[in-house]
RNA sequence: GAUUUUUUAAAAGCGCCAGAACUGGGCCUGGGACGGAUAGGUCCAGUUGACGAGGAGGAGGAGUAUCGAGCUUUCGGCGGAUGCCUCCCGGCUGCCACACACAGCCGUAUGUUUUUCCACAAAUCGGCGGGGCGACCCGGCGGACAAAGGGAAAAGCAUGUGGGAAG
Numbered sequence: 001g002a003u004u005u006u007u008u009a010a011a012a013g014c015g016c017c018a019g020a021a022c023u024g025g026g027c028c029u030g031g032g033a034c035g036g037a038u039a040g041g042u043c044c045a046g047u048u049g050a051c052g053a054g055g056a057g058g059a060g061g062a063g064u065a066u067c068g069a070g071c072u073u074u075c076g077g078c079g080g081a082u083g084c085c086u087c088c089c090g091g092c093u094g095c096c097a098c099a100c101a102c103a104g105c106c107g108u109a110u111g112u113u114u115u116u117c118c119a120c121a122a123a124u125c126g127g128c129g130g131g132g133c134g135a136c137c138c139g140g141c142g143g144a145c146a147a148a149g150g151g152a153a154a155a156g157c158a159u160g161u162g163g164g165a166a167g
Base pairs, nucleotide, nucleotide: 014079015078016077017076019075020048021047022046023045024044025043026042027041028040029039051068052067053066057088058087059086060085061084089107090106091105092104093103094102098162099161100160101159111157112156113155114154115153116152117151118150125142126141128139129138130137131136
């Protein structure tokens, strides 16, 4: 370097579980005449442990990384991460090509402030089916309900230098 075989290449509210809670089984304690149940302890094997919306130019860094819904653990913790910071690349706006600088912003989208309008969720809930001894898990059905952010419109505000009508 080539060929063959096997495995992996999954996800970003994501993955995991040593605490915790819960389940099944064994043993012990206790109970009691005996046995059993309830209770406590211990060992083994398990279960639960984030519901969606939104989010990736590249490199490096730090480390409790946005928004709401729900409310018995979405607790406690570990890892990761599209967030943040710095630099680089590319681009937009700053009322007239283009260039440079500066300021703010964007990463297929694009300045900022205010006001108005627009569309959009899943779980929870109700009931059904399936799997498991069980804790619990999986699936489809019904009817809802957000915020951040996004889209639209209007108004206000937002550079210097060179250049000099190129478009």

Source information
The RNA shown here (glmS glucosamine-6-phosphate activated ribozyme aptamer) has 167 nucleotides and comes from Heyndrickxia coagulans. Its mean pLDDT, the model's own confidence on a scale to 100, is 77. Its Rfam family is "glmS glucosamine-6-phosphate activated ribozyme aptamer". By type it is a riboswitch. Rfam describes the family as follows. This entry contains a glucosamine-6-phosphate activated ribozyme that is found in the mRNA for GlmS. GlmS is an enzyme that uses fructose-6-phosphate and glutamine to generate glucosamine-6-phosphate. The sequence is in RNAcentral, with records from Ribocentre.